[in-house]
Context: one part of a larger RNA
RNA sequence: GAACGCUAGCGGGAGGCCUAACACAUGCAAGCCGAGCGGUAUAGAUCUUUCGGGAUCUAGAGAGCGGCGUACGGGUGCGGAACACGUGUGCAACCUGCCUUUAUCUGGGGGAUAGCCUUUCGAAAGGAAGAUUAAUACCCCAUAAUAUAUUGAUUCGCAUGGAUUGAUAUUGAAAACUCCGGUGGAUAGAGAUGGGCACGCGCAAGAUUAGAUAGUUGGUGAGGUAACGGCUCACCAAGUCGAUGAUCUUUAGGGGGCCUGAGAGGGUGAUCCCCCACACUGGUACUGAGACACGGACCAGACUCCUACGGGAGGCAGCAGUGAGGAAUAUUGGACAAUGGGUUAGCGCCUGAUCCAGCCAUCCCGCGUGAAGGACGACGGCCCUAUGGGUUGUAAACUUCUUUUGUACAGGGAUAAACCUACUCUCGUGAGGGUAGCUGAAGGUACUGUACGAAUAAGCACCGGCUAACUCCGUGCCAGCAGCCGCGGUAAUACGGAGGGUGCAAGCGUUAUCC
Numbered sequence: 001g002a003a004c005g006c007u008a009g010c011g012g013g014a015g016g017c018c019u020a021a022c023a024c025a026u027g028c029a030a031g032c033c034g035a036g037c038g039g040u041a042u043a044g045a046u047c048u049u050u051c052g053g054g055a056u057c058u059a060g061a062g063a064g065c066g067g068c069g070u071a072c073g074g075g076u077g078c079g080g081a082a083c084a085c086g087u088g089u090g091c092a093a094c095c096u097g098c099c100u101u102u103a104u105c106u107g108g109g110g111g112a113u114a115g116c117c118u119u120u121c122g123a124a125a126g127g128a129a130g131a132u133u134a135a136u137a138c139c140c141c142a143u144a145a146u147a148u149a150u151u152g153a154u155u156c157g158c159a160u161g162g163a164u165u166g167a168u169a170u171u172g173a174a175a176a177c178u179c180c181g182g183u184g185g186a187u188a189g190a191g192a193u194g195g196g197c198a199c200g201c202g203c204a205a206g207a208u209u210a211g212a213u214a215g216u217u218g219g220u221g222a223g224g225u226a227a228c229g230g231c232u233c234a235c236c237a238a239g240u241c242g243a244u245g246a247u248c249u250u251u252a253g254g255g256g257g258c259c260u261g262a263g264a265g266g267g268u269g270a271u272c273c274c275c276c277a278c279a280c281u282g283g284u285a286c287u288g289a290g291a292c293a294c295g296g297a298c299c300a301g302a303c304u305c306c307u308a309c310g311g312g313a314g315g316c317a318g319c320a321g322u323g324a325g326g327a328a329u330a331u332u333g334g335a336c337a338a339u340g341g342g343u344u345a346g347c348g349c350c351u352g353a354u355c356c357a358g359c360c361a362u363c364c365c366g367c368g369u370g371a372a373g374g375a376c377g378a379c380g381g382c383c384c385u386a387u388g389g390g391u392u393g394u395a396a397a398c399u400u401c402u403u404u405u406g407u408a409c410a411g412g413g414a415u416a417a418a419c420c421u422a423c424u425c426u427c428g429u430g431a432g433g434g435u436a437g438c439u440g441a442a443g444g445u446a447c448u449g450u451a452c453g454a455a456u457a458a459g460c461a462c463c464g465g466c467u468a469a470c471u472c473c474g475u476g477c478c479a480g481c482a483g484c485c486g487c488g489g490u491a492a493u494a495c496g497g498a499g500g501g502u503g504c505a506a507g508c509g510u511u512a513u514c515c
Base pairs, nucleotide, nucleotide: 002511003510004509005508006507009367010366011365012364013363014362015360016359017325022323023322024321026320027319028318031068032067033066036065037064042059043058044057045056046055047054048053075278076277077276085202086201087200088199089198090197091196094195095194099191100190101189102188103187104186105185106184107141108140109139110138117130118129119128120127121126147170148169149168150167151166152165153164154163155162156161176183177182204250205249206248211241212240213239216238217237218236219235220234221233222232223231253275254274255273256272257268258267259266260265280301281300282299283298284297303314304313305312306311331357333356334355335354339353340351341350342349343348370401371400372399373398380392381391382390383389384388406452407451408450409449410448411447420437421436422435423434424433425432426431427430459504460503461502462501463500464485465484466483470499471498472497473496474495480487481486
């Protein structure tokens, strides 16, 4: 965050599985780069031809190697009572791709492998063998130290200790592409950003939970990590926590906030933002700057599906959607135009993030359903002391007026637009400005104008007291009402109906919960 009953004209803004972290058909949600590499299918052109074809050049998908991304963005609240979160500190115990900046380099060589081709196994998923080839893929050499080891000096700190500067030894780099303008690559330092760790304080209930603990508490040494640490291991000691509530059990994501209240408090944690945890259940590591990884891998388990029975495939707590559960919660929509992200030299491409539209009175706000005049007061209804009065009631009819809204027609390429391309100005090598062209999903929407005509639009609950609002008829402790007190057994303002009235109003009541 509601649901149910009756009712329902419109617009704007918001919100929308609280239950089964139940199971999921189908589509989409993470790709990009040919200015890193080899290069094919195919198309076109030229030459040639024994008309089968062959050779050369140009363009060139899909797939493959390689690079970056996939750790963001999006979802959910299972677990967790904990340094998870909040707040404040510390790291002299740490890491940080892309970005900015500083300095210096970018020399020489090598062997493979995918693709392609040939063969082959399998129902499929998927493999196997041979031959051959490239790179910003991989490896070796050179040079380079603030790395490691030994050692000297200066200086600082709350302690372990830190900083600066020397010497010797050892080891470690690189990659090219180019439209020639540049774009990259390596090492070291600094910054920024993002993280990791430790600590003080705060942070639910139960004592009908009182004792708990053997890697347990500490030490020495080693291993491991980016880093400290029983984090792990060997040995040694016997400690450590606890009525200031240990341990155990139950419940629970935390905070900013939100509701209420004069405040103090009490309740709560939907939407939005920050942090945490999780990704069918449990475990494990690999790659990487970063994961122990929602749309990656492996193992085990449950479930579902395919099978030629040999074996395989899958994971919506992404966006829609389906079944189930439930009182209950939406479309298998449009667009990348804007904002942002990934990639790219760039144009672009991708983006269920996002921007929009659809459904729902779920909430908030606004508007309308007409306005003025009109009778000592129509008809009808209801009531009474009944040839007459009262009330419905200026209400209606009728007259005049208006057109929000509505319907029809027309205008409106509205704002949001910058990016990009071309030219140009200023500073000066990518930033700002100008001119022209081009790009809008929403959308022919918002908005504007004209015509028509009161035309298209009122309900719901209540009327004994609390509590605003009263009579008649029916019923007769029956039928029923009810939040509490209580009504009803023949004159019921309390049940049911009617007339009248009261309160709210496109809503009104009921139920649930909090203050």
A computed fold for a 515-nucleotide part of an RNA from Chryseobacterium sp. UT 6-11, annotated as small-subunit ribosomal RNA, 5' domain. Taxonomically the source falls in Chryseobacterium (Bacteria, Pseudomonadati, Bacteroidota, Weeksellaceae). The prediction has a mean pLDDT of 83.